[in-house]
Molecule: transfer RNA
Organism: Candidatus Woesebacteria bacterium
């Protein structure tokens, strides 16, 4: 210097062919219990790395760059 493969909630992660993003865990809150663990309801938390482009519409496609990983040199 190239080449692939990644980047979504606090954490681990899903998301088929572009139609307005969910789960587990964790965190509040409320029942149940004398309390505490358990459980059960709820509920809050996302600029989908960042710029830009393409589209009525982009987490999804297209081009930059970053910032991690594996290969070659």
């Nucleotide at each position: 210097g190239g080449g692939c493969c990644g980047u979504u909630a606090g954490c681990u992660u899903a998301g088929u062919u572009g139609g307005u993003a969910g789960a587990g865990c964790g965190u509040c809150u409320g029942g149940c219990u004398g309390g505490c663990a358990g459980u059960c309801a709820g509920a809050a938390g996302g600029u989908c790395g960042c710029c830009g482009g393409u589209u009525c519409a982009a987490a999804u496609c297209c081009g930059g760059c970053a910032c991690g990983g594996u290969c070659c040199a």